[in-house]
This record gives sequence, C1' cells and structure tokens, in this order.
RNA sequence: GCCGGAAUGGCGGAACUGGUAGACGCGCCGGACUCAAAAUCCGGUUCCAGCAAUGGAGUGAGGGUUCGAUUCCCCCUUCCGGCACCA
Repeated sequence: GCCGGAAUGGCGGAACUGGUAGACGCGCCGGACUCAAAAUCCGGUUCCAGCAAUGGAGUGAGGGUUCGAUUCCCCCUUCCGGCACCA
C1' cells in the first nucleotide's frame, strides 16, 4: 500500500427488511428479610439539566440520503486479521 472485519452506558452483549437504542446478564444504588452479614427477593440504574413533571444529547469522528439511520452512501480515526513490499 491492497482486501476484509470491528468500534453501542461502569463491563459483557442485543436490536428482523431502515421504524420506541441499550433487550438480557454482571456490577452499582435503594429497600425487604436477618441480632448482624452472606444468600435470596423487590424496585431503580446511558449521560446532562430539573424537587418533579419533563426537556436535551447519545451507537468511534464529520458530512449526506430519508418523514425516520446502530442499520444505507461518502470521508476520516483507531483496533484486529489476511495479502503485498522490504534495495
């Protein structure tokens, strides 16, 4: 240099033919139970603002198509694999 794959919350990991992003699990927070704890059970848990209702942002970055994009197109970054080059 060429070809292919990948990037999603704190972590792992989903999302059909473009139609509620983060299902599910771990972890964490709160509660129940207990003398206390572990285990178990219940609720919550992307981020920001807010007492709340709610609003805004978000799938590696930037742009495009579309009513609508994790998904399609262009370009870039990083990582992984293969191939080539290596006087």
The RNA shown here (transfer RNA) has 87 nucleotides and comes from an uncultured beta proteobacterium. The prediction has a mean pLDDT of 81. The sequence was found in a public genome assembly. It matches the Rfam family "tRNA". Rfam describes the family as follows. Transfer RNA (tRNA) molecules are approximately 80 nucleotides in length. It is annotated as a transfer RNA.